[in-house]
RNA sequence: CAAUACUUGUCGGAGUGCCCUUUUUUGGGCUGAGACCGUUAAUUCGGGAUCCGUUGAACCUGAUUAGAUUAGCAUCUACGAAGGGAACAAGAGUUCGGAGAUC
Repeated sequence: CAAUACUUGUCGGAGUGCCCUUUUUUGGGCUGAGACCGUUAAUUCGGGAUCCGUUGAACCUGAUUAGAUUAGCAUCUACGAAGGGAACAAGAGUUCGGAGAUC
C1' cells in the first nucleotide's frame, strides 16, 4: 500500500403474511430475525423493533411461476453466472498478499 471478519458514529433501504372464529369489531393458532403500535379505502402514511447497505438473495420483478411440502401460508430446490436494489468516515485486528528501509 492492498484485501478484510469486527467495533463506533451518523445516514439510508426493505418487508409486515397465512389459517380458524367473531356481524366487520374481536379472540386464538402457524412459520420466521421481524408479521408490532397509531393512521388510511389500501403498508396508504408515520413511528418502533428486526434484518440489510455494492463483499449487495435484506428486499423487489419474473410470479396468479415450476417441483417437493403444509390445515394454509411459510420453508427447501429450481428460476439465479437473470434483471433491479440502499454508505460514508474513523478505529483496530488479521493476511501462505505487494513494495521499501533497517538488522